[in-house]
Context: one part of a larger RNA
RNA sequence: GAACGAACGUUAGCGGCGCGCCUAACACAUGCAAGUCGAGCGAGAAAGGGAGCAAUCCCCGGUAAAGCGGCGCACGGGUGAGUAACACGUAGGUAAUCUACCUCCGAGUGGGGGAUAACCUUCCGAAAGGAGGGCUAAUACCGCAUGAGACCACGCCUUCGAGAGGAGGAGAGGUCAAAGCCGGCCACUAUACAUAAGCUGGCGCUUGGAGAUGAGCCUGCGGCCCAUCAGCUAGUUGGUAGGGUAAUGGCCUACCAAGGCUAAGACGGGUAGCUGGUCUGAGAGGAUGAUCAGCCACACUGGAACUGAGACACGGUCCAGACUCCUACGGGAGGCAGCAGUGGGGAAUCUUGCGCAAUGGGCGAAAGCCUGACGCAGCGACGCCGCGUGAGUGAUGAAGGCCCUCGGGUUGUAAAGCUCUGUGGAGGGGGAAGAAUAAGGGUGACCUAACACGUCAUCCGAUGACGGUACCCCUUUAGCAAGCACCGGCUAACUCUGUGCCAGCAGCCGCGGUAAGACAGAGGGUGCAAACGUUGUUC
Numbered sequence: 001g002a003a004c005g006a007a008c009g010u011u012a013g014c015g016g017c018g019c020g021c022c023u024a025a026c027a028c029a030u031g032c033a034a035g036u037c038g039a040g041c042g043a044g045a046a047a048g049g050g051a052g053c054a055a056u057c058c059c060c061g062g063u064a065a066a067g068c069g070g071c072g073c074a075c076g077g078g079u080g081a082g083u084a085a086c087a088c089g090u091a092g093g094u095a096a097u098c099u100a101c102c103u104c105c106g107a108g109u110g111g112g113g114g115a116u117a118a119c120c121u122u123c124c125g126a127a128a129g130g131a132g133g134g135c136u137a138a139u140a141c142c143g144c145a146u147g148a149g150a151c152c153a154c155g156c157c158u159u160c161g162a163g164a165g166g167a168g169g170a171g172a173g174g175u176c177a178a179a180g181c182c183g184g185c186c187a188c189u190a191u192a193c194a195u196a197a198g199c200u201g202g203c204g205c206u207u208g209g210a211g212a213u214g215a216g217c218c219u220g221c222g223g224c225c226c227a228u229c230a231g232c233u234a235g236u237u238g239g240u241a242g243g244g245u246a247a248u249g250g251c252c253u254a255c256c257a258a259g260g261c262u263a264a265g266a267c268g269g270g271u272a273g274c275u276g277g278u279c280u281g282a283g284a285g286g287a288u289g290a291u292c293a294g295c296c297a298c299a300c301u302g303g304a305a306c307u308g309a310g311a312c313a314c315g316g317u318c319c320a321g322a323c324u325c326c327u328a329c330g331g332g333a334g335g336c337a338g339c340a341g342u343g344g345g346g347a348a349u350c351u352u353g354c355g356c357a358a359u360g361g362g363c364g365a366a367a368g369c370c371u372g373a374c375g376c377a378g379c380g381a382c383g384c385c386g387c388g389u390g391a392g393u394g395a396u397g398a399a400g401g402c403c404c405u406c407g408g409g410u411u412g413u414a415a416a417g418c419u420c421u422g423u424g425g426a427g428g429g430g431g432a433a434g435a436a437u438a439a440g441g442g443u444g445a446c447c448u449a450a451c452a453c454g455u456c457a458u459c460c461g462a463u464g465a466c467g468g469u470a471c472c473c474c475u476u477u478a479g480c481a482a483g484c485a486c487c488g489g490c491u492a493a494c495u496c497u498g499u500g501c502c503a504g505c506a507g508c509c510g511c512g513g514u515a516a517g518a519c520a521g522a523g524g525g526u527g528c529a530a531a532c533g534u535u536g537u538u539c
Stems, first nucleotide, its partner, number of pairs: 001539004006535005013387006019380002021345001026343003030340003035071003040068002048059004078298003088222007097215002102211008110144001112142002119134006150175003154171001156169005180203006189196003224270003231261003236258008273295004277288004300321005323334004351377001353376003359373001360371004390420004400411004424480001425476006434466001440460007483528005488509003494523005504511002
């Protein structure tokens, strides 16, 4: 000199864009943060309104809440504890693998069965919750049929590969599947009015191939400190066989062998999430890893599996532990390192806000619902940037202050005065972009028996939290808006008074003991400026 997620002191007008628990991965009151689908299924209120003398009926409504079932909950969001490791970065391998939803291509979707929740009922319990009996449905569950190029074992051929082996083809054998829902139509079939068992469209379901995406595993190389850590290792190193996994492998087990690593630093200890980047520097390098982005790890602490395409799962389950809460003392409930917020720790770090309008995500055919992701607003000079606090003119160089050699000098064009301007502020008026489309409607094309339905293209066609905000126009008055540090040398900037080795200053050298440019005050000056200094840290 530069920089900062900064803090502290003094001061403080406005705006834009960013950023905001670095400490206790300390404990958490309260609210919200993951639901959705009635076009999978059965059942189905109350309140309210209307009619009626009443019973009862109708509307709301096959609505709400609940249940079975499907998909999602493995994403998104947080944190950095652990980890010196294939965790990360980079380059590869997988002939050792998986991949829900999505896209393309092929084939199929036949016919049955038994349950169970909800509901009703009996009972236990303070509660959380639980047990028994009875009824019922499905795209829930289970057989059967069919079944290929899927899978299993058998041999044959072609091709690729250095090889292990891979890819493809034909053969005979064995094994394995499915579910329906919604709309439209009457040219065909059946009843013959109109409908469905018929036709047709869409969404599904099963099976196979390919893709896309995501992931698992393996390998080379790279990036901290300590040798006052020198030897470490029995599943250890390798083999065979088996188990296990989507998959290779001591991953695990049995048996066999005695290996494996190490001064190019094993093993041990300390510290630490890694990277793109960030800061500094001419560079080389050094330091660092907030915000944003990629990867990893974790979710009160430790352990475990279940479900599932995917977890050994932050707002799931089980066990153990610590802590907190409820209890009828028998037993139960909980997990903010999600968003706000509280206590505590600390030098120190924000609102218990608004909205799903946009972008994105989940579910749904859609309308839509959910979304503390996100978009916004609030607080904070925490940072960067921009603007303003007026502009021009004005010498009797006014008054006052300070200094003085008493002549004067300086503050100083500074003020006053005169002429203007109106950014910010205040008042009034207008007022956005961010919105693309959806439902629905029109036209055309495709599908089709069809002018239905459906799909695609195109034209119309709702919706704004921010916000009456930004912005624009008019009016108003120089009126409401400047401080902080320093002035001995380094280092730009000097005098007076007070003090008298005292009080004090100080980054280093050093000042202060009666004329202090170094302390304190004043006048003046220098530097920066809505900031200026100090402290801390890095280069």

Annotation
Small-subunit ribosomal RNA, 5' domain from a Polyangiaceae bacterium, 539 nucleotides, folded computationally. The coordinates come from a structure-prediction model, not an experiment, and the mean pLDDT is 81.